[in-house]
Context: one part of a larger RNA
RNA sequence: GCCGGCGAGUUAAUCUAGGCAGCUAGGUUAAGGAACAUCAGUUCUGGAGCCGCAGCGAAAGCGAGUCCGAAUAGGGCGCGAGCCGGGCGGGGACGGAGCCGAAGGUGGAUGCAAAGGACAAAGCGGAAGCUCGAUUCGUCGGGCGGACGCGGCGUCUGGCGCGGAAGCUGGAGGCCGAGUCUCCAUGAUGCCCAGCGUGUUGUCUGGAUUAGACCCGAAACCGGGUGAGCUACCCAUGGCCAGGUUGAAGCCCCGAUAAUAUCGGAGUGGAGGACCGAACCCGUGUCUGGUACAAAAGGCUGGGAUGAGCUGUGGGUAGGGGUGAAAUGCCAAUCGAACCCGGAGAUAGCUGGUUCUCCCCGAAAUGUAUUUAGGUGCAGCCUCAGCGAAGUCUUGGGGAGGUAGGGCACUGGAUGGGCUAGGGAGCGUGAGCUUACCAAACUCAACCAAACCGCGAAUGCCCCAAGAUGAUCGUUGGGAGUGAGACUCUGGGGGAUAAGCUCCAGGGUCGAGAGGGAAACAGCCCAGACCGCAGGCUAAGGUCCCGAAGUGUGGACUAAGUGUGAAAGGAAGUGAGACUCCUAAAACAGCUAGGAGGUUGGCUUAGAGGCAGCCAUCCUUUAAAGAGUGCGUAAUAGCUCACUAGUCGAGGGGUCUUGCGCCGAAAAUGUAACGGGGCUCAAGUCCACCACCGAAGCCGCGGCCUUCCGGCCUAGAGCCGGGAGGGGUAGGGGAGCGUUGCCAGCGCGUCGAAGCUCGGACGCGAGUCUGUGUGGAGCGCUGGGAAGUGAGAAUGCCGGC
Numbered sequence: 001g002c003c004g005g006c007g008a009g010u011u012a013a014u015c016u017a018g019g020c021a022g023c024u025a026g027g028u029u030a031a032g033g034a035a036c037a038u039c040a041g042u043u044c045u046g047g048a049g050c051c052g053c054a055g056c057g058a059a060a061g062c063g064a065g066u067c068c069g070a071a072u073a074g075g076g077c078g079c080g081a082g083c084c085g086g087g088c089g090g091g092g093a094c095g096g097a098g099c100c101g102a103a104g105g106u107g108g109a110u111g112c113a114a115a116g117g118a119c120a121a122a123g124c125g126g127a128a129g130c131u132c133g134a135u136u137c138g139u140c141g142g143g144c145g146g147a148c149g150c151g152g153c154g155u156c157u158g159g160c161g162c163g164g165a166a167g168c169u170g171g172a173g174g175c176c177g178a179g180u181c182u183c184c185a186u187g188a189u190g191c192c193c194a195g196c197g198u199g200u201u202g203u204c205u206g207g208a209u210u211a212g213a214c215c216c217g218a219a220a221c222c223g224g225g226u227g228a229g230c231u232a233c234c235c236a237u238g239g240c241c242a243g244g245u246u247g248a249a250g251c252c253c254c255g256a257u258a259a260u261a262u263c264g265g266a267g268u269g270g271a272g273g274a275c276c277g278a279a280c281c282c283g284u285g286u287c288u289g290g291u292a293c294a295a296a297a298g299g300c301u302g303g304g305a306u307g308a309g310c311u312g313u314g315g316g317u318a319g320g321g322g323u324g325a326a327a328u329g330c331c332a333a334u335c336g337a338a339c340c341c342g343g344a345g346a347u348a349g350c351u352g353g354u355u356c357u358c359c360c361c362g363a364a365a366u367g368u369a370u371u372u373a374g375g376u377g378c379a380g381c382c383u384c385a386g387c388g389a390a391g392u393c394u395u396g397g398g399g400a401g402g403u404a405g406g407g408c409a410c411u412g413g414a415u416g417g418g419c420u421a422g423g424g425a426g427c428g429u430g431a432g433c434u435u436a437c438c439a440a441a442c443u444c445a446a447c448c449a450a451a452c453c454g455c456g457a458a459u460g461c462c463c464c465a466a467g468a469u470g471a472u473c474g475u476u477g478g479g480a481g482u483g484a485g486a487c488u489c490u491g492g493g494g495g496a497u498a499a500g501c502u503c504c505a506g507g508g509u510c511g512a513g514a515g516g517g518a519a520a521c522a523g524c525c526c527a528g529a530c531c532g533c534a535g536g537c538u539a540a541g542g543u544c545c546c547g548a549a550g551u552g553u554g555g556a557c558u559a560a561g562u563g564u565g566a567a568a569g570g571a572a573g574u575g576a577g578a579c580u581c582c583u584a585a586a587a588c589a590g591c592u593a594g595g596a597g598g599u600u601g602g603c604u605u606a607g608a609g610g611c612a613g614c615c616a617u618c619c620u621u622u623a624a625a626g627a628g629u630g631c632g633u634a635a636u637a638g639c640u641c642a643c644u645a646g647u648c649g650a651g652g653g654g655u656c657u658u659g660c661g662c663c664g665a666a667a668a669u670g671u672a673a674c675g676g677g678g679c680u681c682a683a684g685u686c687c688a689c690c691a692c693c694g695a696a697g698c699c700g701c702g703g704c705c706u707u708c709c710g711g712c713c714u715a716g717a718g719c720c721g722g723g724a725g726g727g728g729u730a731g732g733g734g735a736g737c738g739u740u741g742c743c744a745g746c747g748c749g750u751c752g753a754a755g756c757u758c759g760g761a762c763g764c765g766a767g768u769c770u771g772u773g774u775g776g777a778g779c780g781c782u783g784g785g786a787a788g789u790g791a792g793a794a795u796g797c798c799g800g801c
Base pairs, nucleotide, nucleotide: 001801002800003799004798005797006796011211012210013209014208015207016206017205018204019203020202021201022200023199026051027050028049032045033044034043035042036041055062056061065077066076067075068074082196083195085193086192087191088190089184090183091182092181093180094179098175099174100173104169105168106167111162112161116157117156118155119154123150124149125148129144130143131142132141133140134139214353215352217350221343222342223341224340225339226338232317233316234315235314236313237312238311239310240309241307243276244275245274246272250268251267253265254264255263256262280304281303282302285300286299287298288297319335321331322330323329328337356736357735358734359733360732361731366379367378368377369376370375380482381481382479383478384477385476386475387474388473391469392468393467394466395465396464397463398462399461405455406453407452411449412448413447415445416444417443418442420439422438423437424435425434426433427432485510486509487508488507489506490505491504492503493502494501515526516525517524530703531702532701533700535699536698537697541693542692543691544677545676546675550690552689553688554687555686556685557684563679569663570662573660574659575658576657577656578655579654580653581652582651590647591646592645593644594643596620597619598618601615602614603613626641630639631638704726705725706724707723708722709721710720711719712718713716737790739787740786742784743783744782745781746780747779748778755774756773758771759770760769761768762767
C1' cells in the first nucleotide's frame, strides 16, 4: 500500500411540539394484591398521587376578578370554551337552488331576388369573294355567299333588397321544496347518538435538559504504590596505576667568612592536584556509520594517567521528593518534576471521522451583545405544519427628504484691482507730508468647501386608485444551518485619487452552478444542466490553416508586423478638415550679381571700426542695402544674413483641429508581450451591409417525476384534459430498499437449502426475481414487532498478502 472483518446520534428519566389511539369536564392509575399461566406474561383489583376544571397578590387573603391605591380613577395580570350534524311531535307563513317555460332580444341555415356585367338562339340589315346576263368596258342588274353589325329568347354572374329555421339569450308565469320564521305541546333552552375542538392517558417521531450522551484524541491534575542492579552524591570495606624524565625541602661534605649568620658549589635525598607515556579513565577534531556492528558505534587523532585519581563488593538518600564542583544535569534507552495502577469514558468553545436509495424546497458568512472576536445568545435569511389575506409590477395622483449638480446672501477659505482705518518705513522742531511696504472693513471681478446653502434633481422610500400577474405575502408553532466570505461594476471613507489592500453602501456572479466564450483561468462575457435523439434555430464569441463556419461585399486608413504591452515629452511620418499670407505686375527653393555713402554714430575703453557693454538708431545715393542676423579679429580685416535685381516659370509659406502610425522602450533556462502557423487593397484598423458556424439556452420528437386546476367513474396516492415546475453545499421535509433476532400464519429443501460463480430479466434507484455450474443442510414469503441495522476515508483497530 491493497484486500477482508470490526468501527461512530444510543439508553433512561423529565419537559415540549406533532402523528395515531382511548375516554372527555374529566383523564389516568403507582407500589402492592388476586386469578390464570412452565417461563415470558395477560387480565382484574388498587384513587394514594398527577394533570385539567380560576385567577390575582410577597403574603394574610379575596375571587370572575384581583393587585397597587384614599378611590367606584387609572394601570398590571386575568375572565365572556364551546361548535356543527342526526334522531326523539304536530300546524301555519315565507321561500334559495333546481326543472318547465310565453313575450322580447340576438342569430342568420335555407329560399326569393333589382341594377350592373359576361355569353348568346330566332329574326333584320349585309361586306369581301364566286357566278349568270347586259355593257358606252367606266360599270349596271340578278343569284349564291355569308364576314360583320343590330337584336335579344335564354344561360351564367352579381347581390341592392325581401323573407326567415335551428341555436343562444331572456325570463312573465308555473312545478318542486333545502331552509327560515312562528304557534301549540310533556324540561323541546330537554334527552339520545356521531364528529370537531378542549382536557387527559398511552405510544411513536422531531427537539430540549440531566447523565460519558455521536465516535476517537490531549498537554495535564489528584490518590495509592514500584524503583538508586542505570545514574548523582554519601557511608563501610577491598583492589589498581608498565616504563621513563625532572630533581623541592631536609641531610652531609667542600669553599668564601671572624662565624656554628648568610651565600656559592659538589654529593646525598626523592617532594610534586610536576613532566613524557601504556594499562585504566575520558571523549578534542575529523572521517565512516545514518532501515547502523550499535536506539550514541568504529577508524585516525586527542585529554588525564600519585590524584579533587580510577575501580569491585555491601549499604543509604524517592517524586509537593532525592542528588547535584550547577548543565535544569541525573533519579532504569523516560525528567521544568520518574514509572505503574486507579479517580477515568477527566475536560477539549479544538482537529479528524460519522456507513443504503429516490423525490420536493433551499440558506448564511449580516445587525446587536458578549473576559467576546475561529465560541455563543437574540434578531435576519431556509424548511415543515396550522391559520389568515394579502404580495409583486406598470400607470396616474399625493407626500417626506437636502444627496448629485449648481451657487457664494450666510459660516469659513482663497486671488487680483480700487478705496481706505490701523501698522511699518522715509522726511520734518512741529502741525503734518510721502510711500512700487504690511493690511481690517467697504467695493469690483473671477473662485473653493464632508462637518457652508437664500437653490436643487434623477433614482429610491411611504400612502391612495386603476390595470396586469398568479401563489407570492403576513402570522403562530416544530426543526435548522449560518454569524471566517471572495471577486467584479457603481457611489464613498482610510491609504499615496498604491495594493489580488482595507472599511461601508447599491447591483451581479462564485460560494452552493455544470454548459459555450475569454489559449489555459471559482468571482469576467453568454447562459441556469430531469433523461434520451448521428434533428432544427440562435447567444456571447467567431468564420486563411491548426479548428466548426466567408481567403464575403462596398468604402476608407495604417507600412509601424503598428495590430501582437506603457507615460511625460519629442519629430518636415502619413490621411482629412478649417483659417490665413505670397503669387504670371513672376511667388517659394536654387544659381549669378549687388549688399553702398556721411561713419571708426556718440559714450565707455588700452582698443570698441555694424557685431564686450551703455545711449541714440538719423540722413543720403539707390533696384536694394540694418548705425546691422550670425561666424570671425587684440582692434581692423575677412565670410555671411536681412534687403534688391537678374535667371527660372507654377504653385509656395504659416497657424489650428483631427484619424492612424514613429521615437521614448533594459532581466534573468529558449523565440516567449497575437494560443501557434502565418497575415500587408489584410487574416490589421474604422464605417456600412449580407451569409454562415456556434451552448446542456430555445424549438421539435419520445419518456420519468412533482405540484395546481377542471372533468369522469368502479372513489383509487385511479384515469382523462390543461397550466406551472424538476442545478444545488449547510440544512428542513417526504417516500422507500436492504440486514439480524422475535411472534403469528403459509411454504421450499439430499429429485439438493444457504453461500459462491458466470449469465438473463425487472425496477428511476437502494435492490428483486430467475437459469447454468459449484456447494452439501438448512432457508424463505405474508402480516406484525424489535434493533449491536447499511463503511472508502478517522496518520482508525485486528488479520492476511
Large-subunit ribosomal RNA, domain II from an uncultured Dehalococcoidia bacterium, 801 nucleotides, folded computationally. It was read from a public genome assembly. Its Rfam family is "Bacterial large subunit ribosomal RNA". A reference for the family is Cannone et al. (2002), "The comparative RNA web (CRW) site: an online database of comparative sequence and structure information for ribosomal, intron, and other RNAs", BMC Bioinformatics. Its family is annotated with ribosome and structural constituent of ribosome in the Gene Ontology.